Formats: sequence, C1' cells, structure tokens
RNA sequence: UAACCAUCACGAGCGGUCGAGGGAUCUGGCCCGAUGACACCGCCGCAACCGGAGUUUCGGCUCGACAGGUGCGAAUUCCAGCCGCAAGCCGGACCGUCCCGGGCCGAGGAGCGGGAAGAUGGAGA
Repeated sequence: UAACCAUCACGAGCGGUCGAGGGAUCUGGCCCGAUGACACCGCCGCAACCGGAGUUUCGGCUCGACAGGUGCGAAUUCCAGCCGCAAGCCGGACCGUCCCGGGCCGAGGAGCGGGAAGAUGGAGA
C1' cells in the first nucleotide's frame, strides 16, 4: 500500500500541558468547545480482537480482582446523502350496500432492510 475475515445500538474519567477549533473525507443538518474542547503526557477505567486460563456437543462459550499486545473512554460510526421496500396523511378520477366504505393512480417519505465509505482487531502478501 491494496485486498481478506470479524465487530461497530453495551461499556469506560481525573489531573497536567497547549490555546481554537473539533465531531474521518465532501455536502446538508445537529452537537461539543475559553466553565479550555481537539491534541499530547501521567494515572485510572472499559472490554472489541489477539494472547492467557477454564470449558466444549469442537460450532462455540466464560473470565479484565487475567501477565501481556493493540485498541477504546460525548451523542447509534451523532444523523442523512447510494439501492430496495414502505405507513399515516394529502390529491385525483372511479365503484358501492352512498351520514360512509372500497380498491386503483399520483405526490410524499416516518420507518425498516441492504450497500458504500470509515474505524478497530486478526491472519497473511
């Protein structure tokens, strides 16, 4: 660097330094931030994967008061944008058993599913 596999709705903060932006990119939103965000350092914590230990029907499951390797500690990957399905409501003409009901067509898009991209880990090239 490109690809593969898995996970991404749970969980986890204090102090110091810095000093204006930040929430991956772009767009539209919406949030965080001088009551100091973001980033870096220390300690603390969480528990996604590897490792370790136990267990197993060998698919997997459990354990962080588990040595360790990474990672993580605002908001669902903050939401959406690509594809599919699509409710209530609204409009149209029509039909019927005509105070109303029915299916069809149109507009619309709450919501659901899939994908793209991204992040993290693993095993290789």
Predicted 3D model of a 125-nucleotide RNA (SAM riboswitch aptamer (S box leader)) from an Actinomycetota bacterium. Lineage of the source: Bacteria > Bacillati > Actinomycetota. It was read from a public genome assembly, where an Rfam model found it. Rfam family: SAM riboswitch aptamer (S box leader). Rfam links the family to the GO term regulation of gene expression.